Bacterial small signal recognition particle RNA from Deltaproteobacteria bacterium UBA796, 96 nucleotides, folded computationally.
RNA sequence: GGUCGGGUCUCCGUGGUCGGGGGUCCGUGAACCCCGCCAGGACCGGAAGGUAGCAACGGUGUCGGUCCCCCCGAGGUGCGGGGGUACCCGGCCAUC
Numbered sequence: 001g002g003u004c005g006g007g008u009c010u011c012c013g014u015g016g017u018c019g020g021g022g023g024u025c026c027g028u029g030a031a032c033c034c035c036g037c038c039a040g041g042a043c044c045g046g047a048a049g050g051u052a053g054c055a056a057c058g059g060u061g062u063c064g065g066u067c068c069c070c071c072c073g074a075g076g077u078g079c080g081g082g083g084g085u086a087c088c089c090g091g092c093c094a095u096c
Stems, first nucleotide, its partner, number of pairs: 001093008009083007017074007025065003034059003042051003
């Protein structure tokens, strides 16, 4: 110097870790200032009936959990397939 192989780097794919967001599911479930339905009672009415509406019940918001699913991000993460020769390591050959 040449050549081959490997590594760092880089591209693509895929898996995994951590963080954030969303969904599902579960729990909580606003005494009242959320919704619905309103027993009892209250009020209006001569009456029929009506009005407002507490508790209870059902639910929503809220708060928390779930990592099952999706999305985003990060990097001293793993695997596979490529690219480049910028660098490094090794083998072989040649030259000095």

Annotation: The prediction has a mean pLDDT of 77. Its Rfam family is "Bacterial small signal recognition particle RNA". About the family: The signal recognition particle (SRP) is a universally conserved ribonucleoprotein involved in the co-translational targeting of proteins to membranes. Rfam links the family to the GO terms signal recognition particle, plasma membrane targeting and SRP-dependent cotranslational protein targeting to membrane, signal sequence recognition. The family's RNA type in Rfam is non-coding RNA gene.